Context: one part of a larger RNA
């Protein structure tokens, strides 16, 4: 810009894409078959591998703004307690998120038309012949079915809801300009989204982010004081103190004031 008024929402699916894998074991059955050795079709069931998608309950990894231990040095006047630097100084753990080594799921099933192939009926050609007319069966393949995208599918679809078909100015038949409706955008607080954009949530009629409160989780018994020990240290207060991104609550702070666009061939 188009989809012949303008908007919000829900959709149909023309068309396109992705997937399509495979093994072992058991039953049928040591049956059919076979002298034996061996050993099935058909059908039913179980368990795997690789691959793919989704997710984080479990297991595990990471987790440089969580907790603890510890070395050297420097600073906070000193002790004690701490801050900085040394690859996060090194080391032991670890929330959310992200992830796989983890979990779940998938390649199922039903049809249709077929290939090679196998047939029925059957003449030309009194026979024969699956073919000439006609009719069947028959593949992991093809078309559908199942998953994803999808109306710029210009044949531009469908359903439903809202707003109406207004006001003013210039021309008075068409037309042009402005203001508005439903609504949209900008702006602002943000994340389930994200390179930007887009998308999604919220904007005081508010829990959108931060703070605060509570909880969860992690770490592992803080500081201070007291007791014991000459001391290093140990014990009590004490599962203490601290605790990111998690969960719930709470208007304390910030989402202010506002602006722009937007309806009849």
């Nucleotide at each position: 810009c188009g989809c012949a008024g303008g908007a919000g929402a829900u959709u149909u699916g023309a068309g396109g894409g992705g997937a399509g894998c495979u093994c072992u074991c058991c039953c049928u059955a040591g049956u059919a078959c076979g002298a034996g050795a061996g050993g099935a079709c058909c059908g039913g069931g179980a368990g795997g591998g690789a691959c793919a998608g989704a997710c984080c309950u479990c297991u595990g990894g990471u987790g440089u703004g969580c907790c603890g231990g510890u070395u050297g040095u420097u600073c906070u006047g000193c002790c004690a307690a701490g801050g900085g630097c040394a690859a996060c100084g090194c080391c032991g753990g670890g929330u959310a998120g992200c992830c796989a080594c983890g979990u779940c799921u998938g390649g199922a099933g039903u049809g249709g038309a077929u290939a090679a192939g196998c047939g029925c009926u059957g003449a030309a050609a009194g026979c024969a012949u699956a073919u000439a007319a006609g009719c069947g069966c028959g593949a992991a393949g093809c078309c559908c079915u199942g998953c994803c995208c999808a109306a710029g599918a210009c044949u531009a679809g469908a359903u439903u809801u809202c707003u109406c078909u207004u006001u003013c100015c210039c021309a008075u038949u068409u037309g042009g300009g402005a203001a508005u409706u439903a609504g949209a955008c900008c702006a602002c607080a943000g994340g389930u989204a994200g390179a930007c954009u887009a998308c999604c949530u919220g904007u005081u009629u508010g829990a959108u982010a931060g703070g605060c409160c509570g909880c969860a989780u992690g770490u592992g018994u803080a500081a201070g004081u007291c007791c014991c020990g000459u001391a290093a240290g140990g014990g009590a207060u004490u599962g203490a103190g601290c605790u990111a991104a998690g969960c719930g609550g709470u208007a304390c702070u910030a989402a202010u004031c506002g602006g722009u666009c937007g309806a009849g061939g």
The part of an RNA shown here (large-subunit ribosomal RNA, domain VI) has 265 nucleotides and comes from a Dehalococcoidia bacterium. Rfam family: Bacterial large subunit ribosomal RNA. Gene Ontology terms of the family: structural constituent of ribosome and ribosome. The full RNA is in RNAcentral, with records from ENA.